[in-house]
Two RNAs folded together computationally: RNase P RNA and transfer RNA, 528 nucleotides in total.
The prediction has a mean pLDDT of 75.
RNA sequence: GCAAGACAGGCAAUCGCGGGCCGCGAGGUCCGAGGAAAGUCCGAACUCCAGAGAGCAGGAUGCUGGCUAACGGCCAGUGAGGGCGACCUCAAGGAAAGUGCAACAGAAACAUACCGCCCGGUAUUGCCGGAAUGCCGGUAAUCCAGAGUUCAUGAAUUUAUGCAUCCGUGCGAUGACACGAUUACCGGCAUGUCGGCUACACCGGGUAAGGGCGAAAUGGUGAGGUAAGAGCUUACCAGCAGCCGGGUGAUCGGCUGGCUGUGCAAACCCCAUUCGGAGCAAGACCAAGCAGAAGGAGUAGCAUGUCCGCUUCGCGGACAUACUCGCAGGUUGCUCGCCUGUUCACCUUCGGGUUGGUCGCUUGAGGCGCCGGGCAACCGGUGUCCUAGAGAGAUGAUUGCCACUCGCGCAGCCGCGAGACUGCGCGGGGACAGAAUUCGGCUUACGGCUUGC
RNA sequence: GCGGGAUUGGCCGAAUGGCUUAGGCGCUGGACUGUGAAUCCAGCCACGAGAGUUCGAUUCUCUCAUCUCGCCCCA
Repeated sequence: GCAAGACAGGCAAUCGCGGGCCGCGAGGUCCGAGGAAAGUCCGAACUCCAGAGAGCAGGAUGCUGGCUAACGGCCAGUGAGGGCGACCUCAAGGAAAGUGCAACAGAAACAUACCGCCCGGUAUUGCCGGAAUGCCGGUAAUCCAGAGUUCAUGAAUUUAUGCAUCCGUGCGAUGACACGAUUACCGGCAUGUCGGCUACACCGGGUAAGGGCGAAAUGGUGAGGUAAGAGCUUACCAGCAGCCGGGUGAUCGGCUGGCUGUGCAAACCCCAUUCGGAGCAAGACCAAGCAGAAGGAGUAGCAUGUCCGCUUCGCGGACAUACUCGCAGGUUGCUCGCCUGUUCACCUUCGGGUUGGUCGCUUGAGGCGCCGGGCAACCGGUGUCCUAGAGAGAUGAUUGCCACUCGCGCAGCCGCGAGACUGCGCGGGGACAGAAUUCGGCUUACGGCUUGC
Repeated sequence: GCGGGAUUGGCCGAAUGGCUUAGGCGCUGGACUGUGAAUCCAGCCACGAGAGUUCGAUUCUCUCAUCUCGCCCCA
């Protein structure tokens, strides 16, 4: 560090407090807070609502099995997550029914192409290639022309190079070197055309592999594949569906298949289960006191009966009863149904009065021990015990001793030492907090101790 | 005791889960004025606390804390 468990100082004396019982009384005797009595977050018991019915709305819960009076609780497991670990946490159904939201950033937030990659088209620039035309240059052949050719070659002059001059050689009437003309070939340039390539721009399309944005970008990695890419294909992993097997089940293991369908439901919602409401200041009774007032609404219809009047087969009026309609109230949201009322009750507002008593009230899904079942929560059997019931609200204070713990001092023992242990003395400390109808849980507050890991 | 409601600057008070939480009164400073008031300009000061859901919480959920309202009789 993690988990679990038990405890919440004990005894005595004195002075007090609340309640029960006894006693005429004085008084005596017995009992007297918690693990959370707290928060009032859930679930029940109990009481009332003239009995709580149906539908809608609304609330709550949400893996599986079990426990329980019930629960949102507990136990055991499954899955997910965290921690090195002991171990811990989880409101853990459905996002493939539908709707909604996803700020900013980003091209795009659930289906989109910003950059990038690839394909096609158009236009331009550049390069390459083919063919064509024109021009220029070179070479060769033929024709013309008819004597030297002149830098082809080796020397010399000139300071050197070059030009120039001269000499020799070569070539030359078997026609040299040239001029000119024609043809062929080669090379270069220009023009426009065709094809290809590159670059850039635009248009159309493909692509979610890459960049960039984001909390989140169409499962992840490798290989193949492709114009580029892509579950397009394949191996492994994740996810989904089906089958088989284990398990009551959540689910786990194996095989096969298709090819991936964002997140949020503590957003609306869907599905399943479940819920009548109010609360002990509920409620029942007794006593006391005052002061009630105003408002919320039919002189509705019809039938029967009685009475009265007119009169005579009837009509009109009054009263009572029943029904219908309307209205009001209750059914603690709405509708229907039901019940009650139609001036009693009920609801609202104003006003006034009291701050009393008894019951509910503490024996209960009760505590403890043992045995049995169950992994456990829990259940069954048996024995034993009775353990606060106040009503502004009791349960406290002081002293002494003991136990625990902290500090200081002394002594003993161990040890090299720091120090540990034991004993004695002095001084100090003991948290959180307090019943209020009662239980079962949860949550929060809090002190030291023990055990296991 | 039981049951409701609320909490946002010094006060009142608004908000669709998404910018630094509007607005009014107030406070501070400046302008105006001889001075003050009024007026104008500028500024300061908040989601009760802690967890959770969510990419993100004043808002949704839970746990605490604080404040506030109602309850009897005539009835």